[in-house]
Context: one part of a larger RNA
RNA sequence: UGACGGGGGCCCGCACAAGCGGUGGAGCAUGUGGUUUAAUUCGAUGCAACGCGAAGAACCUUACCUGGGCUAGAAAACGCGAGAGCCUGGCGGAAACGUCGGGGUGCCCUUCGGGGAGCUCGUGGUUAGGUGCUGCAUGGCUGUCGUCAGCUCGUGUCGUGAGAUGUUGGGUUAAGUCCCGCAACGAGCGCAACCCCUAUUGCUAGUUGCCAGCGAGAGAGUCGGGCACUCUAGCAAGACUGCCGAUAUUGAAAUCGGAGGAAGGUGGGGAUGACGUCAAGUCAUCAUGGCCCUUAUGUCCAGGGCUACACACGUGCUACAAUGGACGGUACAAAGAGCAGCGAACCCGCGAGGGCAAGCAAAUCUCAAAAAGCCGUUCUCAGUUCGGAUUGGAGUCUGCAACUCGACUCCAUGAAGUCGGAAUCGCUAGUAAUCGCGGAUCAGCAUGCCGCGGUGAAUACGUUCCCGGGCCU
Repeated sequence: UGACGGGGGCCCGCACAAGCGGUGGAGCAUGUGGUUUAAUUCGAUGCAACGCGAAGAACCUUACCUGGGCUAGAAAACGCGAGAGCCUGGCGGAAACGUCGGGGUGCCCUUCGGGGAGCUCGUGGUUAGGUGCUGCAUGGCUGUCGUCAGCUCGUGUCGUGAGAUGUUGGGUUAAGUCCCGCAACGAGCGCAACCCCUAUUGCUAGUUGCCAGCGAGAGAGUCGGGCACUCUAGCAAGACUGCCGAUAUUGAAAUCGGAGGAAGGUGGGGAUGACGUCAAGUCAUCAUGGCCCUUAUGUCCAGGGCUACACACGUGCUACAAUGGACGGUACAAAGAGCAGCGAACCCGCGAGGGCAAGCAAAUCUCAAAAAGCCGUUCUCAGUUCGGAUUGGAGUCUGCAACUCGACUCCAUGAAGUCGGAAUCGCUAGUAAUCGCGGAUCAGCAUGCCGCGGUGAAUACGUUCCCGGGCCU
């Protein structure tokens, strides 16, 4: 000077408390440990690993295993030699590959001798290749404390010096935010603001919207017509403690209340992450030093594995029912995606789906049905008309191919489960809870992830205690 203390003072945070809903019990999904295996590729391991890398493991991916092959190599640059490149068939084989043929002599320049570009094969070396090791040799990127309010510097002053001061003190703030004081005076990185979305209004614009006012029409903004409204998307306005009162070192910052206002004290949300900490994570995104392999630790192919299963843990989904299940009718979104695509209507099928096929590179067409909701009927508390696991059968779709190992449909089957021990998690408002919709990846595959809207609560006395953090001592 720091760090730490079951030392003290002050303060904050869904940290506790007050509430609401979960996890921990069940079945299943998924990740991990362990075990097993020829292999179950590798990495991530308290918070900050465990629906994580993986925004898609049937083949491929794929790095693993078994077997079959290659050795200038699957891909790259250079040299030499030969050949037109190219198209195509048979045989062996699981394929890779091996082997035997068939067609065929191209392009540009040309002095017709030849030269050039590109390609294939062979050969030689300089070399390639490595998801092999080291994240404790590294770059880059990232997590975390923490969106916490801190971290420093110049000059001056003090101290023999390490250092201190400033940055402490009195107030105040979400904030080292601001004010006052002060041997300090200033400054920088952070805070805030500037950026984006959203809440209100105006202007501009009208192939979306509207009987708003008129006409037509069997119906639908469908047509004529019109930009008023909604909306779309560009430019502006608006909020600044600006105004009033009270409180506050007698008038500083500021706090509390009020007015007006769509919005009030950072309006709500996002992006933005200081100096640093953890030799934190990543050599398997990529790059890279060193080391190691070089007929193999490289590379090609087929099949298998990553999907195993006495068990243990994490994260989720579905439930245990009547605020519910089933059946019928009926209403209201937002945000997205679409040409090797989205695919209407119509027909066939109980259905997954199939056939035909309009429109749409999309405010125009399609995906597309929103669901919970509301209105009726039924079930009457039971392992049930709850729950749907598991299993048998029959199918659909994608794809060369669903056995290992896909998703979905129909019929049958109908398990555990009657609200969950100790413990533990999330959340303070359009939030929790609940309800559907979309997208990326993607041939196919979503209970995960990333978004979107619908319905829409309860509680916060307070800071003694648990956890984390800040300042002073």

Notes
Small-subunit ribosomal RNA, 3' major domain from an uncultured bacterium, 473 nucleotides, folded computationally. The coordinates come from a structure-prediction model, not an experiment, and the mean pLDDT is 85.